[in-house]
RNA sequence: CUGUGCUAACCGGGGAACUGGCGGUUCCCUGCACCCACAAUCCGCCUUAGUGGGGGCUAAUUCCCCGCCUUCGGCCUCAUCGUGUAGGGCCUGCCCCGGCCGGGCAGUGUUGAGGGCACGGGUCCCGCGCAAGGCAACCUUGGUGAACCCCGUCAGGUCCGAGAGGAAGCAGCGGUAGCCGAUCAGUUGUCUGUGCCGCGGUCAACCUGGCCUGAGCCAGCCAGUCGGGUAACGCCUGGACGGUGUGGUCAACGGUAGGGUGCACAG
Numbered sequence: 001c002u003g004u005g006c007u008a009a010c011c012g013g014g015g016a017a018c019u020g021g022c023g024g025u026u027c028c029c030u031g032c033a034c035c036c037a038c039a040a041u042c043c044g045c046c047u048u049a050g051u052g053g054g055g056g057c058u059a060a061u062u063c064c065c066c067g068c069c070u071u072c073g074g075c076c077u078c079a080u081c082g083u084g085u086a087g088g089g090c091c092u093g094c095c096c097c098g099g100c101c102g103g104g105c106a107g108u109g110u111u112g113a114g115g116g117c118a119c120g121g122g123u124c125c126c127g128c129g130c131a132a133g134g135c136a137a138c139c140u141u142g143g144u145g146a147a148c149c150c151c152g153u154c155a156g157g158u159c160c161g162a163g164a165g166g167a168a169g170c171a172g173c174g175g176u177a178g179c180c181g182a183u184c185a186g187u188u189g190u191c192u193g194u195g196c197c198g199c200g201g202u203c204a205a206c207c208u209g210g211c212c213u214g215a216g217c218c219a220g221c222c223a224g225u226c227g228g229g230u231a232a233c234g235c236c237u238g239g240a241c242g243g244u245g246u247g248g249u250c251a252a253c254g255g256u257a258g259g260g261u262g263c264a265c266a267g
Base pairs, nucleotide, nucleotide: 001267002266003265004264005263006262010056011055012030013029014028015027016026020046021045022044023043024042034054035053036052037051038050063260064259065258067256068255069254073250074249075248076247078245079244080243081242082241083240085238086237087236088235091234092231093233095229096228097227098226099225100224103222104221105220107217108216114213115212116211117210119209120208121207122206123205125201126200127199128198129197130195131194132192133191134190135189136188137187138186140182141181142180143179144178150175151174152173153172158167159166160165
């Protein structure tokens, strides 16, 4: 060196999650890679870190180790955008309410603003009066009307009287009180969302006339400013999900440089 037989190794790897840690079951990526049993209220182990059973292949282009390139994918951080969510109000922008101001516009003003006057008038208010209207009482009038306890007249009857005559008195009749109405012409009292009414007062307020003075007044809109409200939106803060990007970390597949690997027999 060649051949045969065996053995170690190998028959996938990676990320997340879990764990003190490792591997597996689970999810995902890679892409094709022996089978069975176990396992998320987990399973098996301990740096030699799945265990048990079966099978295949073989010391190398195939196994092991160390680099480099590439970058599928995961994770972390930060930024930004979007969606939805919770909160804030000394962010107060938008919106609403109120006050102030008097810069701008509008309006008004020398055909006189604003101000002043022991001035006049009016509105308003108060008191009194007058009128009107309502109500009540009186007055007027109609009806009814006291069994007796109202009046007059009192038949009959009763009583007194010798008689003449007298007395009380029921019914009836006439009236009255009372009751029920009508009428309002009048009188009195009382009341008033009554009045182109009269008198007096008040003048706080408003309007107006007169006189004096002589240029502003006003606050409707905008702007400004202050206070209050609201929390839909804007803004701010927190956390969730998704997109994009920066930085970091691990890294499959693929590419590439280098190193390592046992035993027996025969030639």